[in-house]
Context: one part of a larger RNA
RNA sequence: UUUGGCGUAAAGCGAGUGCAGGCGGUUCGUUAAGUCUGAUGUGAAAGCCCCGGGCUCAAUCUGGGAGGGUCAUUGGAAACUGGGGAGAUUGAGUGCAGAAGAGGAGAGUGGAAUUCCAGGUGUAGCGGUGAAAUGGGUAGAUAUAUGGAGGAACACCAGUGGCGAAAGAGACUCUCUGGUCGAUAACUGACGCUGAGCGUGGAAAGCGUGGGUAGCAAACAGGAUUAGAUACCCUGGUAGUCCACGCCGUAAACGAUGAGUGUUAAGUGUUGGAGUGUUUCCUCCGUUCACUAGCGCAGUUAAUACAUAAUGCACUCGGCGUGGGGAGUCGGACGUCAGGGUUGAAAAUC
Numbered sequence: 001u002u003u004g005g006c007g008u009a010a011a012g013c014g015a016g017u018g019c020a021g022g023c024g025g026u027u028c029g030u031u032a033a034g035u036c037u038g039a040u041g042u043g044a045a046a047g048c049c050c051c052g053g054g055c056u057c058a059a060u061c062u063g064g065g066a067g068g069g070u071c072a073u074u075g076g077a078a079a080c081u082g083g084g085g086a087g088a089u090u091g092a093g094u095g096c097a098g099a100a101g102a103g104g105a106g107a108g109u110g111g112a113a114u115u116c117c118a119g120g121u122g123u124a125g126c127g128g129u130g131a132a133a134u135g136g137g138u139a140g141a142u143a144u145a146u147g148g149a150g151g152a153a154c155a156c157c158a159g160u161g162g163c164g165a166a167a168g169a170g171a172c173u174c175u176c177u178g179g180u181c182g183a184u185a186a187c188u189g190a191c192g193c194u195g196a197g198c199g200u201g202g203a204a205a206g207c208g209u210g211g212g213u214a215g216c217a218a219a220c221a222g223g224a225u226u227a228g229a230u231a232c233c234c235u236g237g238u239a240g241u242c243c244a245c246g247c248c249g250u251a252a253a254c255g256a257u258g259a260g261u262g263u264u265a266a267g268u269g270u271u272g273g274a275g276u277g278u279u280u281c282c283u284c285c286g287u288u289c290a291c292u293a294g295c296g297c298a299g300u301u302a303a304u305a306c307a308u309a310a311u312g313c314a315c316u317c318g319g320c321g322u323g324g325g326g327a328g329u330c331g332g333a334c335g336u337c338a339g340g341g342u343u344g345a346a347a348a349u350c
Base pairs, nucleotide, nucleotide: 005320006319007304008303015200021194022193023192026087027086028085030083031082033081034080035077036076037075038074039073040072041071042069049065050064051063052062053061091191092188093187094186095184098181099180103177104176105175106174107173108172109171110154115149116148117147118146120144121143126135163168206247207246208245209244210243211242215241216240220236221235222234223233258317259316260315261314262313263312268293269292271290272289273288274287276286277285299306300305323350324349332343333342334341
């Protein structure tokens, strides 16, 4: 460079925003950079290719022609791409009046439950297991009712329901705030798509400083089990889990499926709208947008499966793979408080 790929075989960056870059809807002029075309000049000879000549043929030698360029100068064409100009509205955005939602941040409030504390009632057992024991209890436990303290999590509602770019997010109220959808068609008039790098957010665990600590619980201790048991089971139990601020930057970060646009059978649910017809109204039914499911044609597929929410048919941009292990290792570089992270080989071997 070409070809063929990326759900499960190797391969989709864990996710947004967005600079550069690449690509870019419609109409009418214009320009002539790309593009196409004419002429002139040049592109040495030899060689290669074609047609001839000549050593008896061939190789060799030789004559002519063609060809060979991101070439230069100059003249033209104007469909497409580009530049510049003028419009339009369907892409995109704004507005007006609406809708739903565990979307985000902060502050406050609530009830149930566990644990602990106080005193009351009450007495010999409790707890735990396959069975036990460690444990705890006559210094009065477990149980029961009352009062109190404190921390964490929010039963039912709850739904292949809704929201968010992803991570995620579920008691209630208030304040601030982001996005989405339908309707309208008032406004702007291509303002768009993608996006290397940079920067941003990013579960859990972990780290730093300071708080907090009810329950749970790595480590640890004890009791069991066992041939052993550094485990599974039991009794305890510290970091941690929680809060504030700061780091870390990784996950089977999964739909193992990049984003965007257009297009391609039906029928069945669910969520949020809208208008319209029937209906006194509601309901229901049909219509139409946007989401979310389960089926199923065409088509695709190695099969499985996917199938208008594509893994179909096309286009644009970007990422990634090229036999296995060696190895996500070595070395270098970048960045981190540390742990570790990112980038990322080769030899030898099968």
Predicted 3D model of a 350-nucleotide part of an RNA (small-subunit ribosomal RNA, central domain) from an uncultured organism. It matches the Rfam family "Bacterial small subunit ribosomal RNA". Rfam links the family to the GO terms structural constituent of ribosome and ribosome.